About this RNA:
FMN riboswitch aptamer (RFN element) from Paracoccus gahaiensis, 132 nucleotides, folded computationally. Taxonomically the source falls in Paracoccus (Bacteria, Pseudomonadota, Alphaproteobacteria, Paracoccaceae). Of the family's consensus pairs, 100% are formed in the model. Its mean pLDDT, the model's own confidence on a scale to 100, is 78.
[in-house]
RNA sequence: ACGGGUUCUCAGGGCGGGGUGCAAUUCCCCACCGGCGGUCACAGCCCGCGAGCGCCCUUUCCUCGGAAAGGGGUCAGCAGAUCCGGUGAAAUUCCGGGGCCGACGGUAUAGUCCGGAUGGAAGAGAACCGCG
Numbered sequence: 001a002c003g004g005g006u007u008c009u010c011a012g013g014g015c016g017g018g019g020u021g022c023a024a025u026u027c028c029c030c031a032c033c034g035g036c037g038g039u040c041a042c043a044g045c046c047c048g049c050g051a052g053c054g055c056c057c058u059u060u061c062c063u064c065g066g067a068a069a070g071g072g073g074u075c076a077g078c079a080g081a082u083c084c085g086g087u088g089a090a091a092u093u094c095c096g097g098g099g100c101c102g103a104c105g106g107u108a109u110a111g112u113c114c115g116g117a118u119g120g121a122a123g124a125g126a127a128c129c130g131c132g
Stems, first nucleotide, its partner, number of pairs: 002132002004129007016030004031112002033102002035049004044100002052078002054075001055072007082098005104115003
């Protein structure tokens, strides 16, 4: 120095104005936001990953159709979305322009409010270890 182990810490932003309406931060017009790793150079929309829903398993309850609690992690079903021009050795990553996307439950239909969540986690960092 690299690898391995243990412990700890950290680890998501955003509705402001107007309209309609009994009621909308949910609809309409305008606005605002962008997790983590990788990639010849900086990425919401290139390749992957994460949380969530679904799914599967176990237990319990049960009106036998399901419900609740706990667990699993690739099963991958929902898991989304980018083009044009310029510079350059190199950019769907920069610059200019135009566009698009955003779990579940609640509620007047929600990326931005409330809730699960004082949770979990991709991962980042620190300390320690005569483990290689």